[in-house]
RNA sequence: GGCGCGGAUGGGGAUGGAGCUCCCCGAGAACCGCCGCGUGCCGGCUGAUGGCUCCUGUCAACGC
Numbered sequence: 001g002g003c004g005c006g007g008a009u010g011g012g013g014a015u016g017g018a019g020c021u022c023c024c025c026g027a028g029a030a031c032c033g034c035c036g037c038g039u040g041c042c043g044g045c046u047g048a049u050g051g052c053u054c055c056u057g058u059c060a061a062c063g064c
Stems, first nucleotide, its partner, number of pairs: 010025004016055006033045004037040001
């Protein structure tokens, strides 16, 4: 430089950050928790993870 093939960068997984890993999506998307009833600007519940580990924050119990 030519030909052929592929389609990337990226985004998401109910509240923060990082590493590893899994899954999902292709911007028209993935995703935007659960329960109850009288369906409402109602009442109640779990968790900072999709999973593991660490940090930060928060909560509970115990000890000093």

A computed fold for a 64-nucleotide RNA from a Vulcanimicrobiota bacterium, annotated as Fluoride riboswitch aptamer (crcB RNA motif).
It was read from a public genome assembly, where an Rfam model found it.